[in-house]
A computed fold for a 456-nucleotide RNA from a Planctomycetia bacterium, annotated as Bacterial RNase P class A.
RNA sequence: CGAGUGGGCAAUGCGGCCGCCCGGUCUUUCGGGACCGGGAGGAAAGUCCGAACUCCACAGGGCACGGUGGUCGUUAACGGCGACCGGUCGUGAGACCAGGGAAAGUGCAACAGAGAGCAGACCGCCGAUGGCCCGUCGUAGUCCCGGCUUGCCGGGGCGAAGGCGGGAUCAGGCAAGGGUGAAACGGUGCGGUAAGAGCGCACCGCCUGCGUGGUGACACGCGGGGCACGGCAAACCCCACCGGGAGCAAGGCCAAAUAGGGGGCGAGGAACGGCCCGUUCCGAUCUCCGACUUGGCCGCCGAAGUCAGACGUUUUGACGAAGGCGGCAAGGGGAUAAGCCCCGGGUUGGCUGCUCGAGUCGCGCGGCAACGUGCGACCUAGAUAAAUGGCCGCACACGCUUCGGUGAGCGAUCGCCGAGGCGGGUACAGGAUUCGGCUUACUGCCCGCUCGCCGG
Numbered sequence: 001c002g003a004g005u006g007g008g009c010a011a012u013g014c015g016g017c018c019g020c021c022c023g024g025u026c027u028u029u030c031g032g033g034a035c036c037g038g039g040a041g042g043a044a045a046g047u048c049c050g051a052a053c054u055c056c057a058c059a060g061g062g063c064a065c066g067g068u069g070g071u072c073g074u075u076a077a078c079g080g081c082g083a084c085c086g087g088u089c090g091u092g093a094g095a096c097c098a099g100g101g102a103a104a105g106u107g108c109a110a111c112a113g114a115g116a117g118c119a120g121a122c123c124g125c126c127g128a129u130g131g132c133c134c135g136u137c138g139u140a141g142u143c144c145c146g147g148c149u150u151g152c153c154g155g156g157g158c159g160a161a162g163g164c165g166g167g168a169u170c171a172g173g174c175a176a177g178g179g180u181g182a183a184a185c186g187g188u189g190c191g192g193u194a195a196g197a198g199c200g201c202a203c204c205g206c207c208u209g210c211g212u213g214g215u216g217a218c219a220c221g222c223g224g225g226g227c228a229c230g231g232c233a234a235a236c237c238c239c240a241c242c243g244g245g246a247g248c249a250a251g252g253c254c255a256a257a258u259a260g261g262g263g264g265c266g267a268g269g270a271a272c273g274g275c276c277c278g279u280u281c282c283g284a285u286c287u288c289c290g291a292c293u294u295g296g297c298c299g300c301c302g303a304a305g306u307c308a309g310a311c312g313u314u315u316u317g318a319c320g321a322a323g324g325c326g327g328c329a330a331g332g333g334g335a336u337a338a339g340c341c342c343c344g345g346g347u348u349g350g351c352u353g354c355u356c357g358a359g360u361c362g363c364g365c366g367g368c369a370a371c372g373u374g375c376g377a378c379c380u381a382g383a384u385a386a387a388u389g390g391c392c393g394c395a396c397a398c399g400c401u402u403c404g405g406u407g408a409g410c411g412a413u414c415g416c417c418g419a420g421g422c423g424g425g426u427a428c429a430g431g432a433u434u435c436g437g438c439u440u441a442c443u444g445c446c447c448g449c450u451c452g453c454c455g456g
Stems, first nucleotide, its partner, number of pairs: 001452010012395007020039008041428001045439002048437005053247004060277004065243005070084005085099001086097004100238002105236002107232002122178002124174003129171003132167006141158007186204006205227001206225008251352004261343005268282004287333002292331003296328006305319004359378008396425001398423011
């Protein structure tokens, strides 16, 4: 000097004039007036999380559904923050991680490729063993020649079996080398083998036992094991933990107005967004069957028939299936309640909720930190079609520039001080119940650290 990375601070202050909103005091002819004090953000944005608060009479249990996912802390809580562990990226300072389980099950990985997880032979390597060919040695045997001791010796040729060497391969062996692919069944090296392979060994990786350190996740060391069928769960799923719903347009009060409207369902219904159980609360058990059904129950009548009695005929009593009448019950129908659903009408006014908060700042203590705690000080919008604005001046900070002085440097150039000029408070951008976070947008200044270049 350049590039990068981590953090902090600020987002003007004062005065005057005019114009607004809120609070307080005084005053008022009740219309208002005077004075004092205050009047946007670090993100007010996004509406992504968490809560406080309000309502829903169960905020009880369970299912479904949703969220989070290393460890330990912190917090009212969180999916936040802090520290640490592990992993990925980066030369590094550092940044990031939906960071439990793949040996419970299901599923996915196009195409290419032999083969994509109990897998696999395209190109290749071997071919030890069995088979093929060539050469050579060559036993048994056999042929020829010679000698002669008629059965032996010597020499030469062929030569089963067998051996050695070589060649090409079939059967067979291999998954080490190459290829395909994002990814190929642990990696590197040595040995071994016919050629290979954790086949064996060393180291690494993985699994596991013990020890040490640590609250812990884990780390390190020593030992044992040739060792599970890899990847993806931000795939379904399994495990652990967490979770009622709706939201200030919540909710409460007052005033006013209308059509105490119309229709439907209905003996059960309501109770947090869905379902179930439990619990509680509200409501009903009313009416009709004149002309529905059951032939269920009760009572009465009751020809035929049976029994008994009287008897000259006539008749009397009891039982009595069919049938008839009445009542009850059940079913069914109708009407309704508590409620639920649909259509329609009225009101869209005012007050409140409404700002003192898990608040801000300073100092001390504890803690690596986040944060906690003690003491002290302070009060910082409350609008409602939505207020805080306009003009001027000074100061202050910032940018550009002129002059003078000074410092560093070989130089390019840079810094500081003083005086002056110009610009314009420069970017992103404005509350609406409040707070803790996260994410996004963006201006200026300061501090730490890392890397590179040049010079000393």

Its Rfam family is "Bacterial RNase P class A". Rfam's curators write: Ribonuclease P (RNase P) is a ubiquitous endoribonuclease, found in archaea, bacteria and eukarya as well as chloroplasts and mitochondria. By type it is a ribozyme.